[in-house]
Molecule: SAM riboswitch aptamer (S box leader)
Organism: Brumimicrobium oceani
RNA sequence: UACUUAUAAAGAAAGGUGGAGGGACAGGCCCAACGAAACCUUGGCAACCUUUUAAUUCAUUAAUUCCGGUGCCAAUUCCUAUUCCAAUAUUAUGGAAAUAGAUAAGUA
Numbered sequence: 001u002a003c004u005u006a007u008a009a010a011g012a013a014a015g016g017u018g019g020a021g022g023g024a025c026a027g028g029c030c031c032a033a034c035g036a037a038a039c040c041u042u043g044g045c046a047a048c049c050u051u052u053u054a055a056u057u058c059a060u061u062a063a064u065u066c067c068g069g070u071g072c073c074a075a076u077u078c079c080u081a082u083u084c085c086a087a088u089a090u091u092a093u094g095g096a097a098a099u100a101g102a103u104a105a106g107u108a
Base pairs, nucleotide, nucleotide: 001108002107003106004105005104006103007102013042014041015040016039017038021031022030023029026080027079028078043073044072045071048069049068052063053062054061055060056059077100082097083096084095085094086093
């Protein structure tokens, strides 16, 4: 980097360095000099892998997670985008699916 599978209305921040951007992309709407990104320290959340335990249909389910591998700690993946449906009546609305991106595990 590509592919496969799974997940997302929940959850969880302080300090230091830094000094103007950030929220993937486009539009919107937000965050930011009461300090953005990035980096560091400490802390936390979560339970994908892992650990441990139990159950059974024997490869799954439930619980657990001190330590370990990742991830995450504004806003539903911040919202929308394409298609279908509903009602409405051409605009706004609601629902479902898809696409895209993110993370994990596996494969190449």